[in-house]
Molecule: Bacterial RNase P class A
Organism: Aggregatilineales bacterium
RNA sequence: CAAGUUGGCCGGGCGGUCGCGCCCCGGCGGCUCUGCCGCGCGGGGCGAGGAAAGUCCGCACUCCACAGAGCACGGUGCUGGCUAACGGCCAGGCGGGGCAACCCGACGGCAUAGUGCAACAGAGAGGCAGAGUGCCGCACGCGCAAGCGUGCGGCGAGGGUGAAACGGUGAGGUAAGAGCUUACCGGCGCGCGUGGUGACACGCGCGGCCAGGCAAACCCCACCGGGAGCAAGGCCAAGCAGAGACGAGGCGCUGCUCGCGCCGCUUGAGUCUCGGGUAGGCUGCUGGAGGCGGCGGGUAACUGCCGUCCAAGAUAGAUGACCGCCGCCCCUCGUGGGGCACAGAAUGCGGCUUACAGGCCAACUUGGACU
Numbered sequence: 001c002a003a004g005u006u007g008g009c010c011g012g013g014c015g016g017u018c019g020c021g022c023c024c025c026g027g028c029g030g031c032u033c034u035g036c037c038g039c040g041c042g043g044g045g046c047g048a049g050g051a052a053a054g055u056c057c058g059c060a061c062u063c064c065a066c067a068g069a070g071c072a073c074g075g076u077g078c079u080g081g082c083u084a085a086c087g088g089c090c091a092g093g094c095g096g097g098g099c100a101a102c103c104c105g106a107c108g109g110c111a112u113a114g115u116g117c118a119a120c121a122g123a124g125a126g127g128c129a130g131a132g133u134g135c136c137g138c139a140c141g142c143g144c145a146a147g148c149g150u151g152c153g154g155c156g157a158g159g160g161u162g163a164a165a166c167g168g169u170g171a172g173g174u175a176a177g178a179g180c181u182u183a184c185c186g187g188c189g190c191g192c193g194u195g196g197u198g199a200c201a202c203g204c205g206c207g208g209c210c211a212g213g214c215a216a217a218c219c220c221c222a223c224c225g226g227g228a229g230c231a232a233g234g235c236c237a238a239g240c241a242g243a244g245a246c247g248a249g250g251c252g253c254u255g256c257u258c259g260c261g262c263c264g265c266u267u268g269a270g271u272c273u274c275g276g277g278u279a280g281g282c283u284g285c286u287g288g289a290g291g292c293g294g295c296g297g298g299u300a301a302c303u304g305c306c307g308u309c310c311a312a313g314a315u316a317g318a319u320g321a322c323c324g325c326c327g328c329c330c331c332u333c334g335u336g337g338g339g340c341a342c343a344g345a346a347u348g349c350g351g352c353u354u355a356c357a358g359g360c361c362a363a364c365u366u367g368g369a370c371u
Stems, first nucleotide, its partner, number of pairs: 001367010012326007020047007027039005049342001053353002056351005061229004073225005078092005093107001094105004108220002114218002116214002133158001134155009167185006186210002188207008233283004242274005249263005290309008327340005
């Protein structure tokens, strides 16, 4: 320098003007006045994200249900650890890919408990399989012979089909063959030893045991799991309807007296009280498994202590628009013009997944060049 791998970070900057939501202080107004409520008022502060998204997991919180145990159903699935918990994360093992850095894996059951499944091709697809091609023996027939045909029997070696056909090579053996026997190799099972917390690794011995694949098929084993969700839940509470008590007056013109009108006095006007509760309001609501920094423990995930900071809380839903300078990208000879990714809170938190213009940093790998 080129190509690549992994991890982390940023994701327009500064200034100004106007506007919006919330909070604090002040001002003004109201009230049941140590306070509460309201305000087209003034000042100050704060105001989206790395994913706020998908709502896929796991918790907190809330309400409902619940004696214990079992069954059913669902989920998870190598080992050890972390965590409030997890299907997450870290470290390790095993398998696969890559020259390598590194990446990927639902990776429990060696599928020898049982059931089931496998297109097409093929004689045969799991049963101590399979004679279509083929190899061999015997008998008979034909032929001088080589051989051919028919029948009976043996064979899984060669060929062929297939993703897959019941270990591989050599030797022995045989009529021909075959783990039929044997040596070596491979696989599997059993036993033992060593290392490791463990998954597992390495080594030794024995057994011809040679057993196909699929459990994100049923199933088996181990572990986990009540349901619904902030529109959860709690509080206050107009109007209408209901219940109870009192009740002969009540209301309007009209401030008072008179008058007039309407309603009511067994079918009860009106007033008061009560419970539930609609609209509506308040709360839950944002200070928390919190952020940042330092020191310590741990390979790490993570965690202990100390210091410091407070960082949206709306309810039809605020977080926006414009101007100037700069940055980046595109068009253009230039002047100049256009654009700035993905996307936006709704109880909070930990993850996963998905989307994303452009840019920065670090470590590592491979190749080349130079000193």